[in-house]
A computed fold for a 107-nucleotide RNA from a Bacteroidia bacterium, annotated as SAM riboswitch aptamer (S box leader). It was read from a public genome assembly, where an Rfam model found it. Of the family's consensus pairs, 97% are formed in the model. Rfam family: SAM riboswitch aptamer (S box leader). Rfam describes the family as follows. The SAM riboswitch is found upstream of a number of genes which code for proteins involved in methionine or cysteine biosynthesis in Gram-positive bacteria.
RNA sequence: GAUUUAUAAAGAAGCGUGGAGAGACAAGGCUCAGUGAAACGCUAGCAACCGCCCGAAUGGAAAGGUGCUAAAUCCUACCCUAAGAUGGUCUUAGGGAACUAUAAACC
Numbered sequence: 001g002a003u004u005u006a007u008a009a010a011g012a013a014g015c016g017u018g019g020a021g022a023g024a025c026a027a028g029g030c031u032c033a034g035u036g037a038a039a040c041g042c043u044a045g046c047a048a049c050c051g052c053c054c055g056a057a058u059g060g061a062a063a064g065g066u067g068c069u070a071a072a073u074c075c076u077a078c079c080c081u082a083a084g085a086u087g088g089u090c091u092u093a094g095g096g097a098a099c100u101a102u103a104a105a106c107c
Base pairs, nucleotide, nucleotide: 001107003105004104005103006102007101008100013043014042015041016040017039021032022031023030027076028075029074044069045068046067049065050064052060053059078096079095080094081093082092083091084090085089
């Protein structure tokens, strides 16, 4: 990196270095940011995929391997349904897909 499966409205932050951007990509919206962004380090925490405990589980723990710690994957985009407005189309609500992220298995 490819494929498959599962999950993604819950949960969990301080300090130091740093010094202007950040929220995956390109677009729109919205938001965060010199009361200090990204990134890195340390410490702490959350969750429970693998692993572990248990005769076993939808039960248990959190020492191990990962992951995560603003906002729903921040929201939208493509398709369907409903309602409303509108001449094209738009708005709102619901569902699905895709994308993305993470884990596990496998190549």